[in-house]
RNA sequence: UUCCAGCUGAUCCUGCUGGCGGAUACUGCUAUCGAAAUCCUAUUUAGCCAUGCAAGUCUAAAAAGUGUAUACGGCACUUUUGGCAUACGGCUCAGUAACACGUAGCCAAUCUGCCCUUUGGAGGAGUUAAACCCGGGAAACUGGGCAUAAUGCUUCGUAGCCGAAAAAUACUGGAAGGUUUUUUUGGCAAUAUGCAAUCACACCAUGUGAAUUGCGCCAAAGGAUGAGGCUGCGGCGGAUUAGGUUGUUGGCGGGGUAACUGCCCACCAAGCCUUUGAUCCGUACGGGUCCUGAGAGGGAUAGCCCGGAGAAGGGAACUGAGAUAAGGUCCCUAGCCCUACGGGGUGCAGCAGUCGAGAAACCUUUACAAUGCGCGAAAGCGCGAUAGGGGGAUUUCGAGUGCUAUCGUUAAGAUAGCUUUUGCCAAGCCUAAACAGCUCGGCGAAUAAGUGGGGGGUAAGAUACGUGCCAGCCGCCGCGGUAAUACGUACUCCACAAGUGGUAUCCACUAAUAUUGGGCUUAAAGCGUUUGUAGCCGGUUUUGUUAGUCCUUGGUGAAAGCAAACAGCCUAACUGUUUGAAUUGCCAAGGAUACUGCAAGGCUCGAGGUUGGGAGACGUCAAGGGAAUUUCCGGGGUAACGGUGAAAUGUUGUGAUCCCGGAAAGACCACCAGUAGCGAAGGCGCUUGGCGAGAACAAUCCUGACGGUGAGAGACGAAAGCUGGGGGAGCGACCCGGAUUAGAUACCCGGUUAGUCCCAGCCGUAAACGAUGCAGACUAGGUGUCCUAGUACCCACGUGGUACGGGGGUGCCGUCGCGAAAGCAUUUAGUCUGCCGCCUGGGAAGUACGAUCGCAAGAUUGAAACUUAAUGGAAUUGGCGGGGACGCAUACAAGGGGUGGAUGCUGCGGUUUAAUUGGAUACAACGCCAGAUAAUUCACCAGGGGCGACAGCAGUAUGAUGCACAGUCUAAAGGGCUUUGCUGACACGCUGAGAGGUGUUGUAUGGUCAUCGUCAGCUCGUACUAUAAAGCGUCCUGUCAACUCAGGCAACGGGCGUGACCCACACUCAUAGUUGCAACUAACAGAUUCUGUUGGGCACUCUAUGAGGACAGCUGGAGUAAUCUAGAGGAAGGAGUGGGCCACGGUAGAUCUGUACGGCCCGAACCUCCUGGGCAACACGCGGCAUACAAUGGUUAAGACAAUGAGAACCCAGCCCGAAAGGGUACGGAAAUCCCUUAAACUUAACCCUAGUUCGGAUCGAGGUCUGUAACUCGGCCUCGUGAAAUUGGAAUCCCCAGUAAUCGCGUGUCAUAAUCGCGCGGUGAAUAAGUCCCUGCGUCUUGCACACACCGCCCAUCAAGCCAGUCGAGUAGAGUUCUGAUGAGCUUUGGCCUUCUAGGUUAAAGCAAUUCUGCGCUCUGUGAGACGGGCUAAGUUGUAACAAGGUGUCCGUAGGGGAACCUGC
Repeated sequence: UUCCAGCUGAUCCUGCUGGCGGAUACUGCUAUCGAAAUCCUAUUUAGCCAUGCAAGUCUAAAAAGUGUAUACGGCACUUUUGGCAUACGGCUCAGUAACACGUAGCCAAUCUGCCCUUUGGAGGAGUUAAACCCGGGAAACUGGGCAUAAUGCUUCGUAGCCGAAAAAUACUGGAAGGUUUUUUUGGCAAUAUGCAAUCACACCAUGUGAAUUGCGCCAAAGGAUGAGGCUGCGGCGGAUUAGGUUGUUGGCGGGGUAACUGCCCACCAAGCCUUUGAUCCGUACGGGUCCUGAGAGGGAUAGCCCGGAGAAGGGAACUGAGAUAAGGUCCCUAGCCCUACGGGGUGCAGCAGUCGAGAAACCUUUACAAUGCGCGAAAGCGCGAUAGGGGGAUUUCGAGUGCUAUCGUUAAGAUAGCUUUUGCCAAGCCUAAACAGCUCGGCGAAUAAGUGGGGGGUAAGAUACGUGCCAGCCGCCGCGGUAAUACGUACUCCACAAGUGGUAUCCACUAAUAUUGGGCUUAAAGCGUUUGUAGCCGGUUUUGUUAGUCCUUGGUGAAAGCAAACAGCCUAACUGUUUGAAUUGCCAAGGAUACUGCAAGGCUCGAGGUUGGGAGACGUCAAGGGAAUUUCCGGGGUAACGGUGAAAUGUUGUGAUCCCGGAAAGACCACCAGUAGCGAAGGCGCUUGGCGAGAACAAUCCUGACGGUGAGAGACGAAAGCUGGGGGAGCGACCCGGAUUAGAUACCCGGUUAGUCCCAGCCGUAAACGAUGCAGACUAGGUGUCCUAGUACCCACGUGGUACGGGGGUGCCGUCGCGAAAGCAUUUAGUCUGCCGCCUGGGAAGUACGAUCGCAAGAUUGAAACUUAAUGGAAUUGGCGGGGACGCAUACAAGGGGUGGAUGCUGCGGUUUAAUUGGAUACAACGCCAGAUAAUUCACCAGGGGCGACAGCAGUAUGAUGCACAGUCUAAAGGGCUUUGCUGACACGCUGAGAGGUGUUGUAUGGUCAUCGUCAGCUCGUACUAUAAAGCGUCCUGUCAACUCAGGCAACGGGCGUGACCCACACUCAUAGUUGCAACUAACAGAUUCUGUUGGGCACUCUAUGAGGACAGCUGGAGUAAUCUAGAGGAAGGAGUGGGCCACGGUAGAUCUGUACGGCCCGAACCUCCUGGGCAACACGCGGCAUACAAUGGUUAAGACAAUGAGAACCCAGCCCGAAAGGGUACGGAAAUCCCUUAAACUUAACCCUAGUUCGGAUCGAGGUCUGUAACUCGGCCUCGUGAAAUUGGAAUCCCCAGUAAUCGCGUGUCAUAAUCGCGCGGUGAAUAAGUCCCUGCGUCUUGCACACACCGCCCAUCAAGCCAGUCGAGUAGAGUUCUGAUGAGCUUUGGCCUUCUAGGUUAAAGCAAUUCUGCGCUCUGUGAGACGGGCUAAGUUGUAACAAGGUGUCCGUAGGGGAACCUGC
C1' cells in the first nucleotide's frame, strides 16, 4: 500500500472510459483585514520600441580655461591628457544532443589585474592633446598652424628574464623532460623616486632636502583567487534514418597559442566510427531542485542558487590580466529615425513604460539610510544592483463578520443592554522619508458571506410551480414525449468558506509498458517449419587469480532545500543559529574468497561416436501392373435414353441407351485401412528395384561439456496463381443453354474453357490449428494400441500361443495442482530453469505513405488524423429454430352436419351526412358493450331557454339601522322636529371559488372480466454443488387425464395448483303426504264398459329432506412396485355423466360510457332543460344467424305424447262478436290448486309427380287491428293480392364422438308495444374413431444461437442526402540544408615605398571570409481543379449475405465472375 460507476435479463473474467486526490496556469461569480514569499510577459512574438534613468570615479597623476572671493601656501566648476573600472552586477533561454551540464579525476601541457608574503631596485634622452589662431560641414564631426605637461608614450643603458649544451648530487613523483648545484653560450629587455603630509633649511613668495611616514612604480619567487585545457562515467525520441568519414584516422617535420592537440600547413601510410545503434532527422540550455507517488518510478525544471550560452540577424578583429565585449569599434543584412539629399544616427533578452500578440501576467514610484560593488589616501561620489513603497486573492499562514437578556411555540425578526479584535477620527514613538507597526484617547454592532451542489457514483428533497424529447441538463451512466427528487424558478438541505466553481496540462488511481509487478488454447498476443551466426544461458571436481560481489576506512558529493532543538517577528506561515539526516553516487586505500567470471588441469551422468538385428504410405529416380471412365472400330439389338422435387435443355430412326469383342489415351491406385505408421512442418497410400535420410531399441567400448536457445541470415513450405514447353481421359472457376423464382448475375440440370497432370523456373501465402515456441528437471494412478530387446509358462514344436514387468511413440479416463470458466492434467494449460517471438480498448486498418522482394497477382515491414463506450471470452436462465427425442389435444385421420353461392335479419368497416354519438378490432372485435334505439334513453346535430353555494374585494347610486354638533320645541334632554355630518345591513357589480360534466387520460389507478388454460405447471425452507448468475430438489425409468403414483438418485421435506371438495342427473332406502299420486276400498252421479265426484289410503309415480352406494373392493393374467388389461357382480366400473371451482404469472389485453378514483380541462358552458332530427342513410366489402332450393318433401284433414318456466299497472278460463289479428264481458289465480297451454317433429288418410313447381317466400299494392302523448322518417300483428333470387354453392373454413351431432317445437329475459337474439326446457335420435404426430398447437428433456423489446428478434452491403478529418493530385508558394560556380565588404599575416620619424600614409602578395547572385538535388510546410476510400448522422432505396441445419453448414488462403450484400472452382 483504497476504490466506485459504466458492456449483461442476470453472472464471472478480459479490457478500456469516467469519477474521487494533489499540483501549475487562465477564467466565472463573490470579497472585511493583516503578515510572509526565492510569486507576477517563462509557456504566444530571442516581436518592434517613444521618454527618463540603469557606470563611473580619482585634482593626493598632469595641464588649461571660467567663476568667485580673499590676499593665507586658495576654493568651486568645466574641458583635455592620464590611471583604474566598464569582462562584475542586472536580463533572457534563441541556439546547443555537445566535455554544454553533473560527478570523479588529470595538466610532468597553462595563464592570472587588484590582494597577501619574501627579496631587490628606480640612470639618461625625446614627443603630443585640450587651450590659442585660421578653416570645412545642415548636422554628425573634422582639417591646418604655433605652444606646453604628466604616474601618458617612444628610445638608450643596467638589473633581470627566456633558452641551448655538458656534468653532478640529492629531492618530489605512478612516471623526470621538473626542482637544485656548477660550467659554457645565444636571444630579449624594466622603471614613475612620482604624489601627499610632517619635520628641517631657506624665504616677501615660488622653493630645497640622499630627513621621516604613508600611497604609488619596476623586477623576481611563492601564495590565494579567478580562468583555460584533457579524460572516465551518467542523463531524449525515431531503423518508414544502415552504413558514415578525406583533415577524415595515424605518423614525421614545421607554423600558431598562455598552453596540449589536424588547431593550421607540407609530405607519408590507409586508416577511423558503427546493430552495445554510427550517420541522418526531430525535440531540448544542463543540474541542485520542484510536483506526484507507499515505494520503485513518472513528469516538470520559469522564479532562487551553480554552470553554460546570447545581446535585432550574420561575421571580424582591436584594447586589455581577462572579451572575440554589444548601455566599445568595424563590415554586411533587415527595420526605424534625422537631413539643407551631400551625408549621418540607432539597437530595453537592464528598471519603469508603450504598441503588438495572446486565455494569460503590475508603477514611466522613493532612497543610496542598510547590504554590496566601482573609483579614491580619505572625506566621499555613483549604482533601476539592492533596500522601501504602490498595484494584483498568485500561493501559504493568521484574524474577523459579535455576546447576553426579554418578546416571539420554534424560526425569521424586534427591543434593550454589554464588549470593541476590526472600522472611523486625533496625538506621540518608529522610519532616509513615508506606509505599515507600536502606545494612548474618543465614537460606534456599528463596516464585513459567498460559491458550488442535492437521480446514482457522492454528503444533501420521493418538496411546490412552470415546461412537455421543446427549452435545456449531463465528466460517466443517463434525465426531458403532461403528475420531471435529473431542465428553469422558489423554499429548504449539504459541502467548503474569503473564498468557491469551471477549463487546460502533469502525477496518482493504473499490476493500464508490469525491475519491484502482467500476459499469449478459446478474451489482444507463439514467427508455417527448420538449420544456424552474433548475443544470452550453461554438468561435475581441483588449483590459481580477485574483474564482478561483500566488509572496513579516508576524500568528495556547494549553498539553499529536508529533520530536530533553540531564538526573532503578538501567533502562524516566514526567517535566523546550531546540530543531524540525506545526497542511494564517484574516487582512493586495506581486507574476505562462498558464488559468477578468467586461467590451467581432471571426471562422465549431458551431447556425440562405434556395433547389431528389426519397424515404417520417409524422400528421390526408374521399371512394371490393375479395375474403372471416355472415345473409336466390329458384331448383336430396338425405341427410347438421360436427368429431376417435378421438368426441360441434351442424346436418339444418319439406329442412341443396352449387351459382346477389340483398340487408343490420360489420370488414378478400391478392398487391406486402424484414435495404426513415417516425416521438422507442408505432407506421404498399387508392385518391384537403385540411391539417400532420420528415429527407436539392445550391447560394448571411445571422445570428454564438444551443450541449450537463437536477433539478423539461409533452406523447405498445401491449394490457388504466373512464365516457357508438353499433355489433356475424367472433373471443372469463366462462359452458354434449361429450370426455379417477384427477380435468380445463385443453389438444381445439360454442355464446356483456363486449370487440374508432367518438365524447368517463379510465388511464399492458408482456420499453414493441438488456434498450445524450443530445451531440461520434478510431481498419484488406471486402461487401450504401435515399435523394440527380454523373462516366465503352455504347446499340436511353427514365422505358435498366453502372461509379466523395461525403454520409446501414440490415444482415452482421472488425483493433486492450475484456470474466468470451458477444461488441462507425466504427450501439462501443474511446479521450477534458460533463450527467442509476440500483445497493451473498439473502429479507421493489416489501410495510406515510404522502403525491400516479385514478370504480375501481390507479399513483408507498417502508421496517423478522425471517430467511439464499448468490442470481446466463458458459462447461466429464458425465448426461438424451415434442430432432435418423448408425450398430449376434435390437431389430423375416420365420419355426420354446416359456413363460403341466394334472399332476408343483425353487427362491423367504408362512404355519405348538419349529425349519421362513443367503445370493442388476430385467436381473445364484428345477434359484442346493448338483457330490447319511435320521444325519453342520448352521449351526436339544428334551434331555443335556465342556473354561480360559500369566501374575499372595490365602487357608484339608493340608503334600513344606529350615533352626533348646531338650531328649534321643551323645565331640560339627539327625547321629538329641521338641518348637517358620520355609520353602513341587504341588493347590484368584479375577481376567485364551487355544483355539475357519458369531457380527456384503461399508458396514473381500484374493482371486475377476457385469454394462454382445467394446460400441469409454479414455488419455498434446510442441506449440498458452483467464485458467481444459478443448479439440485422439479432429473432418469415405468405409469397416469394429471409434478398421478412408484423405483432409482445429494437430497430431505412443505406450499399454491391436479385430485379430493360442492351442485345437478342416474339406483336404493328412510321420513313426510297438499295443491301431487291413485294400486286397493266404500259411497254417489252418468244407462253401462268406463269416466267423474266425495271419504278413507300414501303401496307406486312424484315432490322435499336425510342417508346408502363404487373403493381397482373381488377373480385371472402382466409387472419389483405404481399400475395396466380381461372378467364377475352391480342401477352405475375404472375420473359414472355434466357443471362449479381455473395456480405463479404473461398479454402496459378490455373497461374512466356500470360504479369508484388521481391528474388535467370546461365552468355561464364541454353544466342543465325543451322541440325536431340522427344513431335506421347506401355504389360497396366482411362476420354471425334465419329461411330455402324440395318428395326422408309440401298442402289439407284427423289423431297422440312433454319438460323447464312466467304471472298483479300481471296471466286470463268460459261465453258473445269478427274470416283473422283482435274487441267486449268476466270466473279463477300472488300459484305442485287458476291461467299462459292447442307442443311440434310424429302417426293415419288424400292430393301434388320433378316443374323455378301446390317448392321457395323476398318485394310491392290495398284494407284492417294493437300498444303508446305520438307509429311519416322508424313498431308489431291479421286478411286479400303480388310471387324475386335460389335447383346443394370456387379457393378456403367451422362445429361435433352419445342421449352427442342433426332435427322438432316449448318456455323465459329484455318488454307500454316489439325476437330470425341470448338463456333454459324437453321430443325424435344417428354415423365414425378408440389411432397417429403428417398439418395446427401445447408440455417435458436435449441441442445450436451473434436473440433478451426475446424470430413480428438480430443484422450485411451497394445506392441516395448532409457533415467531418484524411490519402492521391496537373501544379503553385515558402522554409531549411548538402554540394557547384560567381561576388568579394572587412580582417589578419608577410613584404615594399613615402613621410612631418611618429600613435602616420600608401601599395603588393597570401590567407580567412560575411554578404549577394546562380544552378543540380534532398527534406519539410502551406495551398490546389479534381479523384478516392473512410467515419458519423431515430424513422430514405434495393435485396436478405450472417446468427437456428439461418432455410445452399460456416470460415481461411487463392482465382474468376456479379447492382449489392455475395456466387462458384481448388

This is a predicted structure of a 1466-nucleotide RNA (small-subunit ribosomal RNA) from a groundwater metagenome. RNAcentral holds the sequence, with entries from SILVA.